[in-house]
Source information:
A computed fold for an 86-nucleotide RNA from Geomonas silvestris, annotated as c-di-GMP-I riboswitch aptamer. It was read from a public genome assembly, where an Rfam model found it. NCBI's taxonomy places the organism under Bacteria, Desulfuromonadia, Geobacterales, Geobacteraceae, Geomonas.
RNA sequence: UCCGUGCAAGGGCAAAUCCAUCGGAAGAUGGGGACGCAAAGCAUCAGGUCCCAAGUUCGUGAGAACCGGACGGCUGAGCUACCGGA
Numbered sequence: 001u002c003c004g005u006g007c008a009a010g011g012g013c014a015a016a017u018c019c020a021u022c023g024g025a026a027g028a029u030g031g032g033g034a035c036g037c038a039a040a041g042c043a044u045c046a047g048g049u050c051c052c053a054a055g056u057u058c059g060u061g062a063g064a065a066c067c068g069g070a071c072g073g074c075u076g077a078g079c080u081a082c083c084g085g086a
Stems, first nucleotide, its partner, number of pairs: 012037002017032006035073001041079002045076003048071004055066004
């Protein structure tokens, strides 16, 4: 100098839930709050789960399917990233 990586160090994010706002809803945003997270950073490519007011199709009807939407703290894949011993 390079690689590598544990205990650490500096820190980071922020569940449930409460308040306010938006939405038909799932849920999102802001503030409080910490269950947890070494990618709980980014981003819907694939799958999965959730919503389904409006629209389309089927149905006598209840409803079902499609379309549409949400979840990155559901999984995989992709991109990026702090520290650093034996």